Context: one part of a larger RNA
RNA sequence: ACCUCUCUAAGGAACUCGGCAAAUUGGCCCCGUAACUUCGGGAGAAGGGGUGCCCAAAGCCGUGACAGAAAUGUUGCGGCUGCGGGCCGCAGUGAACAGCGCUCUGCGACUGUUUAACAAAAACACAGCUCUCUGCAACGCCGUGAAGGCUACGUAUAGGGAGUGACAAGUGACCAAUGCCGGAAGAUUAAGGCGCCUUGUUAGUCCCGGGCAACCGGGGCAAAGCUCGGCGCCAAAGUCCCGGUGAAUGUCGGCCGUAACUAUAACGGUCCUAAGGUAGCGAAAUUCCUUGUCGGGUAAGUUCCGACCUGCACGAAUCUUGUAACGACAGAGCGACUGUCUCGGAGAGGUGCUCG
Numbered sequence: 001a002c003c004u005c006u007c008u009a010a011g012g013a014a015c016u017c018g019g020c021a022a023a024u025u026g027g028c029c030c031c032g033u034a035a036c037u038u039c040g041g042g043a044g045a046a047g048g049g050g051u052g053c054c055c056a057a058a059g060c061c062g063u064g065a066c067a068g069a070a071a072u073g074u075u076g077c078g079g080c081u082g083c084g085g086g087c088c089g090c091a092g093u094g095a096a097c098a099g100c101g102c103u104c105u106g107c108g109a110c111u112g113u114u115u116a117a118c119a120a121a122a123a124c125a126c127a128g129c130u131c132u133c134u135g136c137a138a139c140g141c142c143g144u145g146a147a148g149g150c151u152a153c154g155u156a157u158a159g160g161g162a163g164u165g166a167c168a169a170g171u172g173a174c175c176a177a178u179g180c181c182g183g184a185a186g187a188u189u190a191a192g193g194c195g196c197c198u199u200g201u202u203a204g205u206c207c208c209g210g211g212c213a214a215c216c217g218g219g220g221c222a223a224a225g226c227u228c229g230g231c232g233c234c235a236a237a238g239u240c241c242c243g244g245u246g247a248a249u250g251u252c253g254g255c256c257g258u259a260a261c262u263a264u265a266a267c268g269g270u271c272c273u274a275a276g277g278u279a280g281c282g283a284a285a286u287u288c289c290u291u292g293u294c295g296g297g298u299a300a301g302u303u304c305c306g307a308c309c310u311g312c313a314c315g316a317a318u319c320u321u322g323u324a325a326c327g328a329c330a331g332a333g334c335g336a337c338u339g340u341c342u343c344g345g346a347g348a349g350g351u352g353c354u355c356g
Stems, first nucleotide, its partner, number of pairs: 001351008010342002014340001019337001027051005036041001038166001052087004058081010088092001100335007107327002112124002128164007140150003167322004172252003177249002179245005186240003192234006200226002204221007253271005280314001281311001292308005
């Protein structure tokens, strides 16, 4: 010097991003216990008192002895509770093990799950809610376009998928775009089929030349088949078209004027749109301006709580707003407590270094 501990005057969070760390609390018994609440809770709420040893009244329980016909009475032993009194110490759950508490708010209902080794959370899951697919050789999934298997030895109160996420109250407008569903008409439309025309090929045939002939060489036309290209008719889904659908992907306006102070605008005008954000909430885990303004708390508060609404850029199952209980979650405050600090000091054990 460092590590791990112990104690510390006065103060008591002045420390610090933040009471981080430490301290306080702590067992058992008795008393007592608020708002709120889903009536279960909250609750060990909070807050008080007691706690050792000795004597011991009284009561209860068990079990004997004696008397008595019995009820019962007297008496003994053991256990439990224990009025009251006394004794000792600074201290009696005498050592050790053994909640700090309260208030307001955000988020998530809850118990759970998670980044093995920097994140435990407000993330995931969850019961509940909703939509959608699937009639069984089911949908979906694994598998080689397989056999086969899971789903399921289940059958729509079942199984698969998607979203939301207890509970309470609610969940508005828009189907123009995109998606999905439906639609015996119409438009468009592939391979393919049929028909006609055409290109190439050539059995055949015609012409020319050579040869006695068989035949050979050159040229023209050309069937069937195959083939090249074209046109016409038939021709599915899809697309176009018509309609539906939001707990489908999503979207949910602007300008101007107006009331007997001012201000504001219930009211009016106008443009655009598929329709112009309803209820509720709101400087919010969302507010840039912003430390908005007002109120509360503090001597003093960019945080916090309650309001206001001018919502840069909340908003209704990517749910909205509440909510008792719960949380190693996040923010703020109060009490208790303390070496966190003012501001240091002393000590114990251990480690290292220097000297010896």

Predicted 3D model of a 356-nucleotide part of an RNA (large-subunit ribosomal RNA, domain IV) from a Verrucomicrobiota bacterium. It matches the Rfam family "Bacterial large subunit ribosomal RNA". Rfam links the family to the GO terms ribosome and structural constituent of ribosome. The source organism's lineage runs through Bacteria, Pseudomonadati and Verrucomicrobiota.